Model confidence (mean pLDDT): 76 of 100.
Predicted 3D model of RNase P RNA and transfer RNA as a complex of 466 nucleotides.
Rfam match: Bacterial RNase P class A. It is annotated as a ribozyme.

RNA sequence: CUGGCAGGCCGGGUGGUCGCCGCGUGCAUCGCGCAUGCGGAGGAAAGUCCGGGCUCCACCAGGCAGGGUGCUGGGUAAUGCCCAGGAGGGGUAACCCUACGGAAAGUGCCACAGAAACAUACCGCCUGCUUUUGCGGGUAAGGGUGAAAUGGUGAGGUAAGAGCUCACCGGCAGCCGGGAAACCGGCUGGACGGGCAAACCCCACCCGGAGCAAAACCGAAUAGAGGGACGAAUCCCACGUUCCUGCGACCUUUGGUCACAGGUGCGUGGCUCACGGUGCCUGGCCGAUGUCCCCGGGUUGGUUGCAUGACCCUGGCGGCAACGUCAGGGCUAGAUGGAUGACCACCACUCUCGCAAGGGAGUACAGAACCCGGCUUACAGGCCUGCCAGCCCU
RNA sequence: GGCAGCGUAGCUCAGUGGUAGAGCAGGGGACUCAUAAGCCCUUGGUCGGUAGUUCGAAUCUACCCGCUGCCA
Numbered sequence: 001c002u003g004g005c006a007g008g009c010c011g012g013g014u015g016g017u018c019g020c021c022g023c024g025u026g027c028a029u030c031g032c033g034c035a036u037g038c039g040g041a042g043g044a045a046a047g048u049c050c051g052g053g054c055u056c057c058a059c060c061a062g063g064c065a066g067g068g069u070g071c072u073g074g075g076u077a078a079u080g081c082c083c084a085g086g087a088g089g090g091g092u093a094a095c096c097c098u099a100c101g102g103a104a105a106g107u108g109c110c111a112c113a114g115a116a117a118c119a120u121a122c123c124g125c126c127u128g129c130u131u132u133u134g135c136g137g138g139u140a141a142g143g144g145u146g147a148a149a150u151g152g153u154g155a156g157g158u159a160a161g162a163g164c165u166c167a168c169c170g171g172c173a174g175c176c177g178g179g180a181a182a183c184c185g186g187c188u189g190g191a192c193g194g195g196c197a198a199a200c201c202c203c204a205c206c207c208g209g210a211g212c213a214a215a216a217c218c219g220a221a222u223a224g225a226g227g228g229a230c231g232a233a234u235c236c237c238a239c240g241u242u243c244c245u246g247c248g249a250c251c252u253u254u255g256g257u258c259a260c261a262g263g264u265g266c267g268u269g270g271c272u273c274a275c276g277g278u279g280c281c282u283g284g285c286c287g288a289u290g291u292c293c294c295c296g297g298g299u300u301g302g303u304u305g306c307a308u309g310a311c312c313c314u315g316g317c318g319g320c321a322a323c324g325u326c327a328g329g330g331c332u333a334g335a336u337g338g339a340u341g342a343c344c345a346c347c348a349c350u351c352u353c354g355c356a357a358g359g360g361a362g363u364a365c366a367g368a369a370c371c372c373g374g375c376u377u378a379c380a381g382g383c384c385u386g387c388c389a390g391c392c393c394u
Numbered sequence: 395g396g397c398a399g400c401g402u403a404g405c406u407c408a409g410u411g412g413u414a415g416a417g418c419a420g421g422g423g424a425c426u427c428a429u430a431a432g433c434c435c436u437u438g439g440u441c442g443g444u445a446g447u448u449c450g451a452a453u454c455u456a457c458c459c460g461c462u463g464c465c466a
Base pairs, nucleotide, nucleotide: 001390002389003388004387005386006385007384008383009382010381012347013346014345015344016343017342018341020040021039022038023037024036025035026034027033042365046376047375049374050373051372052371053370054211055210056209057208059284060283061282062281063280064279066207067206068205069204070203071085072084073083074082075081086100087098088097089096090095101202102201106200107199108196109195110194122143123142124139125138126137127136128135129134151169152168153167154166155165156164170192172189173188174187175186176185177184178183215304216303217302218301226294227293228292229291230290236270237269238268239267240266241265243263244262245261246260248258249257250256251255275287276286277285311330312329313328314327315326316325317324318323348363349362350361351360352359353358395465396464397463398462399461400460401459404418405417406416407415412449420436421435422434423433442458443457444456445455446454
């Protein structure tokens, strides 16, 4: 110098005039208002894809169903995010990418072609019978089909072949060593059993539902009207028993015994134990004496929620890092038919016309709505830092 | 603002891993004096887009784009 990799930042500037929203102060004031000062979109405010805070369903535990995540360890309020490491892949390199658990738990699928897609011999090779044709047996080395063909290469071996045997490589199992783990290295062994889990499924871990139009309060208005479901306790039923009353029978007759009926108290058993509480079930517990569901009608005003927060900046310490912690400083939009804009001048940049001077057009993507942490997507142009490769010079 | 659902031929819809279909519409033929209906033949598809999984994607997954519905 050229090309590339990674990370971070900005994303029009200055001045003037006229407006819009919020807050403070002063004047005026029932109220409307007037003057003045301060503040007023983003890195994505977007998509609403994840995760949390917050609010309501009163609350809690277990199981089933359903959903999600998926190498290991860590960070965090939490995550599908981030950091570090491992394995695999790409690149000369800096560096980048990965939905990366399990296919000897089971089920399913593998179209067409092919003999055969997981239990099979079409051609071929070898061999037995047979005159030939043909029939039977062995064989996965070769041909052919296919996305995929029964571990790969070489040698030995054999009738021909074959992990049948041997060497190397891959893979599996066991042991040993290193590491916190994923995993890595070494030794030994047997003979090697296709792919798909972003198919069902298995394993491990996580998850209750709804969402600020949540929710609460004030005010206003109205028909606390209509339909439906289901109810317990102390209710009901049965049995035993205490007492009382009535009636009848018998006897030893101012009384006693037995049977029946009614009432009452106690005990046991049955019936019942509703409704709401996460889709279903179970248990505790709570609410409530009526509860729940459906349909219809009225009101479409105001306030809170709602701006001090897992906040921002600087520095120290711990940690490889993500991040944590401590100290100091700061306050930084809050609309509700929804503000944050328009014009002028100069400068910056881009495009275009022109030989030039200069002229003309334009300013990326996009815009808060309860808040926050991430991810993803869109984005004209510019700046900074570190690193890699090639070429040249010293 | 929040939450759901859908996207396949011109229109309405099937198809949920294995060559994309039906009805209507369109074109041609035949019939008829002519037209319609009915009959025969036929055209027409980036399956909303881009990536990924798989031998193979309309179908499974992720991210975008567009449309529709609901709420106090």